RNAcentral holds the sequence, with entries from Rfam. A computed fold for a 96-nucleotide RNA from Cohnella abietis, annotated as c-di-GMP-I riboswitch aptamer. NCBI's taxonomy places the organism under Bacteria, Bacillati, Caryophanales, Paenibacillaceae, Cohnella. The prediction has a mean pLDDT of 81.

């Protein structure tokens, strides 16, 4: 230097559940919490994989309305969202 990650040493990080705010929703953002985390730091259209569907199309079904349509339910879609699912990048110590 590197891989590595045992005992420590300084420390950091907050699961789940809560309260407020915000979003159509997945989720987010601050207080409380402290379940784990050696990266649980940081990176999301140009790695993989997952979650949402407001709006958009599509055709079926059902109500209504009977001129056109109009609602509700099903589908399909992300450059919406998750990084405490993999993963790529950068880091603190120093036992063997």
């Nucleotide at each position: 230097u590197a891989a590595u990650g045992u005992u420590a040493a300084a420390g950091g990080c907050a699961c789940a559940c809560u309260c407020a705010u915000u979003g159509a929703a997945a989720g987010a953002u601050g207080g409380g919490g402290u379940c784990g985390c050696a990266a649980a730091a940081c990176u999301a259209u140009a790695g993989g994989g997952g979650c949402u569907a407001c709006a958009a199309c599509a055709a079926u079904u059902u109500c209504a309305a009977u001129u056109a349509u109009g609602a509700a339910a099903u589908g399909u879609u992300a450059a919406g969202c998750c990084a405490g699912c993999c993963a790529g990048u950068u880091c603190c110590c120093g036992a063997a």